[in-house]
This is a predicted structure of a 1484-nucleotide RNA (small-subunit ribosomal RNA) from an uncultured bacterium.
The prediction has a mean pLDDT of 83.
The sequence is in RNAcentral, with records from ENA, Greengenes and SILVA.
It matches the Rfam family "Bacterial small subunit ribosomal RNA".
RNA sequence: AGAGUUUGAUCCUGGCUCAGGAUGAACGCUGGCGGCGUGCCUAAUACAUGCAAGUCGAACGCACCAUUUCGGUGGUGAGUGGCGAACGGGUGAGUAACACGUGGGUAACCUGCCCUUAAGACGAGGAUAACCAAGGGAAACUUUGGCUAAAACUGGAUAGGAACAUUGAAGGCAUCUCUAAUGUUUUAAAAGACCUAGCAAUAGGUAUGCUUAAGGAGGGGCCUGCGGCGCAUUAGCUAGUUGGUGGGGUAACGGCCCACCAAGACAAUGAUGCGUAGCCGACCUGAGAGGGUGACCGGCCACACUGGAACUGAGACACGGUCCAAACUCCUACGGGAGGCAGCAGUGGGGAAUAUUGCGCAAUGGGCGAAAGUCUGACCGAGCAACGCCGCGUGAAUGACGAAGUACUUCGGUAUGUAAAGUUCUGUUAUAGGGGAAGAAUGGCUAGCGGAAAAGAGUGCUUGACGGUACUUGAUGAAUAAGCCCCGGCUAACUAUGUGCCAGCAGCCGCGGUAAUACAUAGGGGGCAAGCGUUAUCCGGAAUUAUUGGGCGUAAAGGGUGCGUAGGUGGUUAAUUAAGUCUUUGGUGUAAGUUCAGUGCUCAACGCUGUGAUGCUAAAGAAACUGGUUGACUUGAGUGUAGUAGAGGCAAGUGGAAUUCCAUGUGUAGCGGUAAAAUGCGUAAAUAUAUGGAGGAACACCAGUGGCGAAGGCGGCUUGCUGGGCUAUAACUGACACUGAGGCACGAAAGCGUGGGGAGCAAAUAGGAUUAGAUACCCUGGUAGUCCACGCCGUAAACGAUGAAUACUAAGUGUUGGAGAAAUUCUGUGCCGCAGCUAACGCAAUAAGUACUCCGCCUGAGUAGUACGGUCGCAAGUAUGAAACUCAAAGGAAUUGACGGGGGCCCGCACAAGCGGUGGAGUAUGUUGUUUAAUUCGAAGCAACGCGCAGAACCUUACCUAGUCUUGACAUACCAUUGACAGGUGUAGAGAUACACUCUCCUUCGGGCAAUGGAUACAGGUGGUGCAUGGUUGUCGUCAGCUCGUGCCGUGAGGUGUUGGGUUAAGUCCCGCAACGAGCGCAACCCUCAUUGUUAGUUACUACCAUUCAGUUGAGGACUCUAAUGAGACUGCCAACGACAAGUUGGAGGAAGGUGGGGAUGACGUCAAAUCAUCAUGCCCUUUAUGACCUGGGCUACAAACGUACUACAAUGGCCAAUACAAAGAGAUGCGAAGCGGUGACGUGGAGCGAACCUCAGAAAGUUGGUCUCAGUUCAGAUUGAAGUCUGCAACUCGACUUCAUGAAGGCGGAAUCGCUAGUAAUCGCGGGUCAGCAGACCGCGGUGAAUACGUUCCCGGGUUUUGUACACACCGCCCGUCAAACCAUGAGAGAUUGUAACACCCGAAGCCGGUGGCCUAACCCGUAAGGGGGGGAGCCGUCUAAGGUGGGACCAUUGAUUGGGGUUAAGUCGUAACAAGGUAACC
Repeated sequence: AGAGUUUGAUCCUGGCUCAGGAUGAACGCUGGCGGCGUGCCUAAUACAUGCAAGUCGAACGCACCAUUUCGGUGGUGAGUGGCGAACGGGUGAGUAACACGUGGGUAACCUGCCCUUAAGACGAGGAUAACCAAGGGAAACUUUGGCUAAAACUGGAUAGGAACAUUGAAGGCAUCUCUAAUGUUUUAAAAGACCUAGCAAUAGGUAUGCUUAAGGAGGGGCCUGCGGCGCAUUAGCUAGUUGGUGGGGUAACGGCCCACCAAGACAAUGAUGCGUAGCCGACCUGAGAGGGUGACCGGCCACACUGGAACUGAGACACGGUCCAAACUCCUACGGGAGGCAGCAGUGGGGAAUAUUGCGCAAUGGGCGAAAGUCUGACCGAGCAACGCCGCGUGAAUGACGAAGUACUUCGGUAUGUAAAGUUCUGUUAUAGGGGAAGAAUGGCUAGCGGAAAAGAGUGCUUGACGGUACUUGAUGAAUAAGCCCCGGCUAACUAUGUGCCAGCAGCCGCGGUAAUACAUAGGGGGCAAGCGUUAUCCGGAAUUAUUGGGCGUAAAGGGUGCGUAGGUGGUUAAUUAAGUCUUUGGUGUAAGUUCAGUGCUCAACGCUGUGAUGCUAAAGAAACUGGUUGACUUGAGUGUAGUAGAGGCAAGUGGAAUUCCAUGUGUAGCGGUAAAAUGCGUAAAUAUAUGGAGGAACACCAGUGGCGAAGGCGGCUUGCUGGGCUAUAACUGACACUGAGGCACGAAAGCGUGGGGAGCAAAUAGGAUUAGAUACCCUGGUAGUCCACGCCGUAAACGAUGAAUACUAAGUGUUGGAGAAAUUCUGUGCCGCAGCUAACGCAAUAAGUACUCCGCCUGAGUAGUACGGUCGCAAGUAUGAAACUCAAAGGAAUUGACGGGGGCCCGCACAAGCGGUGGAGUAUGUUGUUUAAUUCGAAGCAACGCGCAGAACCUUACCUAGUCUUGACAUACCAUUGACAGGUGUAGAGAUACACUCUCCUUCGGGCAAUGGAUACAGGUGGUGCAUGGUUGUCGUCAGCUCGUGCCGUGAGGUGUUGGGUUAAGUCCCGCAACGAGCGCAACCCUCAUUGUUAGUUACUACCAUUCAGUUGAGGACUCUAAUGAGACUGCCAACGACAAGUUGGAGGAAGGUGGGGAUGACGUCAAAUCAUCAUGCCCUUUAUGACCUGGGCUACAAACGUACUACAAUGGCCAAUACAAAGAGAUGCGAAGCGGUGACGUGGAGCGAACCUCAGAAAGUUGGUCUCAGUUCAGAUUGAAGUCUGCAACUCGACUUCAUGAAGGCGGAAUCGCUAGUAAUCGCGGGUCAGCAGACCGCGGUGAAUACGUUCCCGGGUUUUGUACACACCGCCCGUCAAACCAUGAGAGAUUGUAACACCCGAAGCCGGUGGCCUAACCCGUAAGGGGGGGAGCCGUCUAAGGUGGGACCAUUGAUUGGGGUUAAGUCGUAACAAGGUAACC
């Protein structure tokens, strides 16, 4: 620091996911040791048991025990009294608050114990508990009477002090503070112990305690600035409320409380309400700013079963105190009582989950005490737990036969791997044993000093839970010690087997449908390591809430528009101030933590020492900038004056054209409407036409990317009223400005209300068409509405999808309105374009550039602009506006393709123009289907179907039936035996096969060859997969295309080149051009045909000379021909056109003219096209069979359908006779002549020929003559019968041919469809391959030999360019909605059930406070006394008030028959709405 994921690819936007760190964790697998930490996050749930707060005899009396020298001394227990129990320890329920943090204030306060200072402590009194006695009660406990003490309690004296009043001085911050004097009032006490002296009284001393006052330290109370959560779908809240006066109350200010008076206080800078939450130091993360958290440790707060209350006290409204109420638990004699683990352990329960009912006060700290001491679950240490961090170990060196095993393998080997074993060592750790700490300082007792005695200093002895622990030492001996996760990419690490969209994996993308590096297992590898993974949560990455640090034309996002309040911001200049700002200094920022530097535990974790750190606050200073105050200025803004343009607005009036209707005339059969029709209108006179009239609405031409307005919007003409703009001028004001949350106003169309109006148009609706349907598009009608007045509504793709204002930043060009004599200039509105910006498209002085100010808005897609809530509205509905759940995308711009019932250009027998066919018949042949034991297999639109098959009777043959073989029919290797095997003959058998006979190798003697038998490796497979493959082929298409290098353009995919203007059959060529070149294709080079030269003439040829029946033979080399090599054609020449080009048109010459005809030749690629059955081949399958042999059968079946052919339907013909002219081929297992036989197929024959020689071999159509005469025929020949021929082991299934006989359908073929542009179509025959035989097929050859093409609108296919796209598996694409099914979450819902906080009323415990007749009452007062008084108490009454009760509302949840929409779910139904002009442009 980034990475993966939207696409065919690209850039962007944008979400999701990952890599890092962390945790009081939990779960899975595993687990050796030690150190330091940490350990109920859930039920503030309920708690058995034990312990957690006591202490003091140096305050007091009593009882008892021990001891005694009888003087006393020591101790125990309950009680009075003092101090403590308000600390320490726990928890986080409540609390959004001065609770906390931080900084101040207290001139508004308190403070036990402690410290300092000063003074004092005089003199009296009456009780009471304990105890004793008598009762009550189960218990807890309690009543009455009697005795007694104090440092308990009560008066009095004294004193400062306090309060009040007066006067004077000083100070401050308003009330005030302080000080001096005077006066009045009021207020204190407690002593005991020890030592010495003394008989004692008493005296002295010591430390302590007590009272008063002043101060300190530490602690606390109260007030206050600032700071830190969510929701506005919580907008108003508040009656002690806000303030005042006067009281009360408190330690103290204060509505804290009360009486009266006033009507305020708080709130958009978020009051009130609801939800959530202890706050902080800090902790985690982060570069930081931030974000999250608030365990442990430390500070503060709150709470102590729930709620309320006070008492005591310095301090509490009190965790282990009191009283009351409620719930729960326990005891009970049923009358009544007891209790509170959120102290430490521990138990139940809850939960994914969290420990021992242990030791000790040795240390530190706390309470009490003069002290010893005592108490202390605070604390110190131990136990349990890998819960975390840190450290150590599980051995080290050597060791190649690279062992065995295992895995893979190309079978050679490779890996595990120096790893192991083996050898030599070590001894951490573990084990058993020996030694053995620090933590200990005090305190106590004590020798000798010191002192009157003390104090003080000091010697020795004594005190350890942990613990016989840490540590250390000798010994034995590699012994006692490694797992977990991962290996498709992200992300380090790969193979085999199994599985076969199954089982499973998965953080995201995604793997798995027979070759899975993604599942499972194994081997190997990678990572971390006593741990490793998973899950959960937080931060990071995420600039994905953006202060640092984002955006809003099209991705999410500018409010429909203006006016304007609060707020924010604000021109030039001078002075002043010091709030912001800056500098310096002080205070504070606890400790711990953290940073840095040292240091101690062997290191580290851990600990110790020092140091730094954003903040808040006080004081002093600076004055540039911002702010405040005071003054000035004119350029911003406004006013004035003079002009000016305009569909700006409102109201009234008025005009013509047109539609419709009415009346009348003319006129007659149609009109209207459409793609075509029909509905409709019309003989009751329409339409048309003419005249007149009525009524409503809208204003042609002008008219213009022209004007005006804030936007919506505004259009005949005239008048009235009225708003704004612009220009010129520079007279006036002097910052008066900009923006604008709320607010107010305006706001198209549709819609709503009331009343008018209604010509045309026209939702709804009716009818007619169209259609599979047509609730649509088209047509004929037609109502609301459209119009007017008044009032609502408040929305639009209200768009420039672009908020307003100001300033600045190149040019050019059009236009509106002004000014100027002009150059020019101001204003508005357009285009183009530089810089710059932008993801790109694009914007570009009218910015989307550069800046600044203010407002609005956005944060993945769907759910959804939906639900709920409240607001507005008559309603329709508007504005505000979620969530659950689902997905990994959704989206923008641009690119390349493909596609379009988009466009342009061009081509092709593509159409058109023609000729001939197919489709109808019969037959042949192939296919489907069916049948069958089998009818082997493949080919499937074009591009399967006379195709593989250039030829199935057996064979072929792969199929079926039956019979046989199992190392095999075929190959290689090994061993043994043999010289055979084969061939021939015979027998059995359907044959394979079996048996018998016959016959019988070579040699250099090493062996070779062959056969048989045996065992094992293996053979074999036309078995599967053409979607694992090679090779080959088809097709688009002989279409003109497909690419590359360098350069250039673009962020990039890509583009350019290859586009453009011409031209061509052609990306053919020319010109132009950020391109310049090149390659594969085109063309040419090759073959053949057409002309011709040369050479050569046999088997070919024959003009001349001979010759013959005959080029038959001489002869010839002229001709034809043959076959080798040349020539020839190149737009070369001329003219026109063209751009002076390429080229085109015409012409000349020429055998041939513009690629001369034909062929071969098939670019990059497409179709998972075809072929595993030509062949080859991976993998799978089979191995007495899916292999091999053989017989017979089948591939030839036959209701039906399709393709391709042949033959016909006849007179341009059939038949008969005669007769003419080819080319190209083939031939030895061959072609086979003449001759002879047969009606014929053919037989016989065997000349010639390995072929320019011989043979096949008579070409046919044609021509000449004859006949038939329009008919199912003298057409046609199927079918069938009989008899034959040939091939072949064999002709039944199942061959071809011949003869005779038979003589079917068929009279030119529906929809539809095919071929062909010249030696072509059509027609005629000939040959060849295959082949024993079989050709209507296929491949070739020649003969005869046409018609037509205006042209490119249309159909099909193709090329190119442009355009649109939501397609990219690419239109056979994509995709929408209802319905049906399953599941999920959610809204409504008659209601039902909890809960929360208030309100009203009732009741009202305990308690404080107030009152109080009667009653009770030791201290003080009066009184000799009796008694009275003062004061107090119980009781009662009252205010307040918890719990409780009743009631109607509010709010949050849960649930509910039914119901609404939503989401999801490979292959359901109906249509086809959208994407192309998506077939009616789409959308709001």